[in-house]
Context: one part of a larger RNA
Parts: sequence; structure tokens; C1' cells
RNA sequence: GGAUGAACGCUGGUGGCAUGCUUAAUAUACCCAAGUUAGACAGGAAGUGGUGUUUCCAGUGGCGGGAGGGUGAGUAACGCGUAAGAACAUGCCUUUGGAAGGGGAACAAUAGCUGGAAACUGCUGCUAAUACCUCGUAGGCUGAUGUGCAAAAGGAGGAAUCUGCUAGAGGAGGGGCUAGCGUCUGAUUAGCUCAUUAGUGAGGCAAUAACUUACCAAGGCGAUGAUUAAUAGCUAGUCCAAGAGGAUGAUCAGCCAUAUUGGGACUGAGACAGGACCCAAACUCCUACGGGAGGUAGCAGUGAGGAAUUCUCUACAAUAGGCAAAAGCCUAAUGGAGCGAUGCCACUUGGAGGUAGAAGGCCUUUCUUGGAGAAGAAGCAAUGAUUGUAUCUGGGGAAUAAGCAUUGGCUAACUCUGUGCUAGCAAUUGCAGUAAUACAUAGGAUGCAAGCGUUAUUU
Repeated sequence: GGAUGAACGCUGGUGGCAUGCUUAAUAUACCCAAGUUAGACAGGAAGUGGUGUUUCCAGUGGCGGGAGGGUGAGUAACGCGUAAGAACAUGCCUUUGGAAGGGGAACAAUAGCUGGAAACUGCUGCUAAUACCUCGUAGGCUGAUGUGCAAAAGGAGGAAUCUGCUAGAGGAGGGGCUAGCGUCUGAUUAGCUCAUUAGUGAGGCAAUAACUUACCAAGGCGAUGAUUAAUAGCUAGUCCAAGAGGAUGAUCAGCCAUAUUGGGACUGAGACAGGACCCAAACUCCUACGGGAGGUAGCAGUGAGGAAUUCUCUACAAUAGGCAAAAGCCUAAUGGAGCGAUGCCACUUGGAGGUAGAAGGCCUUUCUUGGAGAAGAAGCAAUGAUUGUAUCUGGGGAAUAAGCAUUGGCUAACUCUGUGCUAGCAAUUGCAGUAAUACAUAGGAUGCAAGCGUUAUUU
């Protein structure tokens, strides 16, 4: 000199684009953040004089709540990065050729009774389905000439047809697994290991495997640093540097891990699941003392900690996701606005004339006051949160806008007064003991400028 998710002091006009708990993975009041489907299903309600049409609904069923969003505690590891591999499964999507025959039993809702303060729960009876079961058949799998396992569902429409279900064979995308190489510090950590290392049989998994188990062998790792301890999410990147290299891993993107702490499984194509379940622990809340409820490292917000970090805002108009045949519904993702000079960029704080000059008069982009008013909307029409915003234009008219630090040398810029080794300054050298360009005030000057200086960290 450069840089920063910065903070502090003084000062502060505008706009655009970014960015904003780095500390306590501390505790969290209240609201919202994941629903949708009546074109799967029985039923109920509203409406109507009645039928039909229409609208709404707790419940059964389906799909989605494993995505999106947050955080970096743990992890020195096949966790990540890179370049490979074989023994795997894969909902939705896509290609292709098949199949969908017959029968049955229930359970919610609703009704009646009942327990409880509540959360919620028990008993009896009824009923439908794309919910469940069974027989038959096919492909398929096993197997090796012996059999065995084992599918399905309908709905809408007048119809054409559309959509869904079932079992194969491919594809795509995403995922599980294995191994080569790379990945911080300490030897004032030198030995470590018994499921440990290898084998056989068995079990188990989607799959490989001591993954688990019985038996057998005694192996395996290590000064090319095992083990142990400390620290740490990794990367693309970011900052500095001519480079070599050093530092770093905020925002954005990929991967991993995690959801008060510890453990566990269920469902499912996918989880051992942040707004699901069970158990234990700590904490908080309700209670009729018998028992229950909760989890902001989602978005806002609060306390606390701290030098320090924002609104309990708006809209689904766009992009995108979930569901639905669709209209559509939901979305604190996302789009936007608000707050903060936190950063970068742009503009202004006036101009002409006049002697480098006050006032007046003249002009004007900021300002103020009227008028007009977007693009972003794709897809015929309609649809804009942002927003009466940006922008254009008429009138008024300097009115509304300059500070901060420095001034002995390094280092651009000097004098007066006060003080008198005092008060004080200071990165360094040092200055001050009565003529201080070094302290303090003032005037002048220099540097940068809506900022300027200081501190911290890094190069």
C1' cells in the first nucleotide's frame, strides 16, 4: 500500500446494486412456514315447494410432508476433492411389447352407551371403495428336469377417447457400496490392536463385506510417524503477491453432518425422519394431583451474551415446488418493500457575468409544487405485490446539503498566544526544564471527501 460479514470516535444530502448474530449448537411469549384431492369412497349439511343441477364438509383411501428452508456442534474420515470400478436397488418421468378373470371378509365415519379436569379413550351394532384378503392365469424369479414362490382397480364421458392400476425388458436422473492419489499441528505422544487380521460354514442386506455368529489359524498396523492428544466441516472459490507462495472458506454454488441431549425402530421407492412415533435424561408449561403438553440451528420477534448485526412488513403478479383431469388451492421457497454510510459505484452541495469581490437582478440538473406515466406478462383475452415507483413535462427558486484527520523528520502542509520536565503528545525517532513549527487554543495551510480517522485481523 491492498483487503474485511468489521467495530469505535466525529460528521452526514441523494440514488442504484450488494450485504447484515463472526459471540451462547444459549433460553425462547405470540403469529405464520405442507398441504392437496368430492373426476377413488360411503355419508352428512346448506340451498330449492319438489326433482335435477350447485356449493361446503369432519372421516376412509391416494400422492406429497426424505423436497424446499436453517445451522456448522461433531468429524483428520473414502468426510471432502480428483480420477476410476463392480456385487446393487430406484416413486414420479420416458421407450417398448403383454395382462386386468372369479369370489370373500372387515374397519372408520355415522348411531347408541360409557370413562376422564383435560389430553384423549373404551364397548355394542351398521356400511362403501383405487383400503384388505383369497382362488385361477401370464410374464418373471428359484431350480436343473423335480417342483416351488407369485399380479392387478377402477374412474370420467352420449361416444370417440382420456386417465389410473399390474407384471416384465430398457433409458434418464438421483442414490447406496469399493478402492488409487491428495487433504493441519505436536515424538516433551513409540509402540497400538482381540472382532483385532485372514479362512470355512451359517445368518443377514437392495448389494459387497467380521456386517453378525460357530469353529480354526495368529495374524494386522507402525519412524514413508501407527496409536494418542490438540485444532478443524471439505471444495469450487475469496484476499494479498510480479511470481513462487501465504492467509481464508461470510454471501452464492456442490458435497457432508446435524435438529434440546442419548438410544431405537415403524411406514415408505427413498428416513432411522427439524414443524412424525417410542423410551430415557435435563429444562419449561397446564392440572381437579390421578395425569398430560412442548422443542425457532424455518420467517419475523424477545431475553441473555457481546465491540457488534435489521421489520412480530407485503404478494403469490413473475420463477419454482406439492396436490388435482382441470379451474384452482398451499408455499416466511421466491419476488419485493422497510432498517443500517456495512461495502462498491454514480451524482450533488451551484452556475454565468463581475477584478479572484458582498447585496441585487439572470440561469438551473438536486429540491419543492402541479400534470402525464411504464417495461418486467409468457399465452387470444384477462392477470402487477413492487407502484402512482422509475421516467417525462409545466411553475417556483439557491432556497434543502461539508466534514474529518494532519501540519519536527520519515510525510504533503507554519506562525501567534498560553504552559514551563508541569499539563500533555507519541507507530518510530523523540518533544516539553520561559522565545516549543512536536503539548493546548486560534488563524493559515496540506490530504482525502459523504465521508474521514482510530483499533483489530491478514497479506